[in-house]
Context: one part of a larger RNA
């Protein structure tokens, strides 16, 4: 001096921040990713005309910021959590060629002519449930063909290949192909980045090369074959701990030590494994398999994944509301109204830290009472009280009332502030007091009880233990304990 701190005692406001450090321990319950009808059939509602004729219901057609589902697009790879792995496929900081980017920005060219399903829906049907199966109908910016092709791909070249989707208020928004940029990321090197030789050898896809395959690429990254090599006392390997880092923090500095909040990467999602889908995942709130715990069941089978936000239980010496808005600011979709958004603003809880205020000023000696000591004169508490004159910061009480918001739209909130009112009124504690180390008497105890950070104090005159008086430090905190320098 410094904490995310915890314990005791205590405790008035107000501001910014902070707040599972332990069991990556299990979870009840809500909420946390949608959205588009200006891509697409139906159907349901609604409203209008009309037809029927059972007069209040059918059936037809148009309508419509209308409505939950399907089909389709685009986000669900961000955003938000956590730190278990990883000692280097990581992180930092420089370089670097063999890559790829959806949406956005610029240029160029082009949207042409056809086609088969299939969800929703009907019907039949299985099942306790989850969930299905069989027939049948249907449409698209869903899926297939053909054509066309510039600077695209391939090839020595001729020459082969290769695209499209429309919608609708007619001015737009799409759609496809090339070629640039932005933006994102994958990839390589180089140096730097714990311990421990009571760890001295360590490697067989192992180190090179030819060749294929395989990626967006390079590359043993995979497989043929070919050599036999690569690494290491400048610590390989092997253990053991540990996310990196910008920072914190202590220190005159050099350095130690540590990495919560916030900002970068990185890795991880009940355990492990694996691919689909895609620009982009080997995907937290997707899929499949195994395993473990949990749950349901009609025993044949199913359904779950809070290290999102709140909130339980467990663990612990310890950490908060199952809260309000999408008003700002950012995200998704969307032509736009607009929806989403436990991101975010906000409010709630905890003196947890930091900071800022107050808990009264002036005055006032008979140096009152009462305490306490005493040499019994007296001192001392103490100008402190009382009394007097004032003053009202914060808390209270009542009015007024924002900026955050550019045209609307404020959750925060009747919040900040401002003004009046009333009365010192509602507001101090802890901890020490032998030296170190600031600050000393009296009683109780009697090596007992007790204290102690060392050094020591207690055995009948303890400034060291209990008490009290008085005194000193800090002050809404104080002092311990833990860890650091």
């Nucleotide at each position: 001096a410094g904490u995310g701190a915890a314990c005791g005692c205590u405790a008035g406001u107000g501001g910014c921040g902070u707040g599972c450090u332990u069991a990556a321990c299990a979870c009840a319950u809500g909420c946390a990713a949608g959205u588009c009808g200006a891509a697409c059939g139906a159907a349901c509602a609604g409203u209008u005309a009309g037809u029927g004729c059972u007069u209040g219901c059918a059936c037809u057609a148009a309508c419509u910021a209308g409505u939950g589902a399907g089909u389709g697009g685009c986000a669900g790879a961000c955003g938000g959590g956590u730190g278990a792995g990883u000692a280097a496929u990581a992180c930092a900081u420089g370089g670097g060629a063999a890559u790829u980017u959806a949406c956005c920005u610029u240029g160029c060219a082009g949207u042409a002519c056809g086609g088969a399903a299939u969800a929703a829906c009907c019907a039949u049907u299985g099942g306790a449930a989850a969930c299905g199966a069989u027939g049948g109908c249907u449409a698209a910016u869903a899926c297939c063909g053909u054509a066309u092709a510039u600077u695209g791909c391939u090839g020595a070249g001729a020459g082969g290949u290769g695209a499209a989707a429309g919608a609708u208020u007619u001015a737009u928004c799409g759609c496809u192909g090339c070629a640039a940029g932005a933006u994102a990321a994958g990839c390589c090197c180089a140096u730097g980045c714990a311990a421990g030789a009571u760890u001295a050898g360590c490697u067989u896809g192992u180190u090179g090369g030819u060749g294929a395959g395989g990626u967006a690429a390079u590359g043993g990254c995979u497989c043929a074959c070919c050599a036999a090599g690569g690494c290491u006392u400048c610590g390989a390997u092997c253990u053991u701990u540990a996310g990196c880092u910008g920072g914190u923090u202590c220190g005159a500095g050099a350095g130690g030590a540590u990495g919560a909040u916030c900002a970068g990467c990185c890795a991880c999602a009940c355990u492990g494994g694996a691919a689909c889908u895609u620009a982009g995942a080997c995907a937290c709130g997707g899929u499949c398999c195994a395993g473990a715990c949990u749950c349901c069941u009609a025993c044949g089978g199913g359904a779950g994944g809070c290290a999102g936000c709140a909130g339980u239980g467990a663990g612990g010496a310890a950490u908060a509301u199952u809260g309000g808005a999408c008003a700002a600011u950012g995200g998704g979709c969307g032509a736009a109204a607009g929806c989403c958004u436990g991101a975010u603003c906000c409010a709630g809880c905890g003196a947890c830290g930091c900071c800022a205020c107050g808990u009264g000023a002036a005055u006032g000696a008979u140096g009152a009472a009462g305490g306490c000591c005493c040499u019994a004169g007296g001192g001392u508490u103490g100008u402190a009280a009382a009394g007097u004159u004032c003053u009202u910061u914060u808390a209270g009480u009542g009015g007024a009332g924002a900026a955050g918001a550019u045209a609307a739209u404020g959750a925060c909130g009747g919040u900040a502030u401002c003004c009046a009112c009333a009365g010192a009124a509602a507001a101090a504690g802890u901890c020490c007091c032998g030296g170190c180390u600031a600050a000393c008497u009296u009683c109780g105890u009697g090596c007992c009880a007790g204290c102690a950070g060392c050094c020591g104090c207690g055995g009948u005159a303890a400034u060291a233990c209990g008490a009290a008086g008085g005194g000193g430090g800090c002050a809404a905190g104080c002092g311990u304990u833990a860890c650091u320098c």
Description:
The part of an RNA shown here (small-subunit ribosomal RNA, 5' domain) has 485 nucleotides and comes from an uncultured bacterium. Its mean pLDDT, the model's own confidence on a scale to 100, is 86.